[in-house]
């Protein structure tokens, strides 16, 4: 060191939900709160899920449905990289 674990110890993020902002949504920041997590740290040019502004296309006649991601989930799954402590 490879790997491997989370029992010790010192931690660490933080769901759902609310405040407040942004945003067409999806969703995200901020604060407050813990359901969980051994990488729930970062990487969105692997898959996969959400949303549908725009743009297409269809009906219709001022409005309906469908497909679409450039958008968004890393706490969705793979993959890449870093990293406390133990053991080893």
């Nucleotide at each position: 060191a490879a790997c491997a674990g989370a029992a010790a110890a010192g931690g660490g993020c933080a769901a759902a939900c609310c405040u407040a902002u942004u945003g067409a949504a999806a969703a995200a920041u901020u604060g407050g709160g813990a359901c969980g997590c051994a990488a729930a740290g970062c990487c969105g040019a692997g898959g996969a899920u959400c949303u549908a502004a725009g743009g297409u296309a269809u009906a219709a006649c001022u409005u309906u449905u469908a497909c679409u991601a450039u958008g968004a989930u890393g706490g969705c799954c793979g993959g890449g990289c870093u990293g406390c402590c133990u053991g080893g």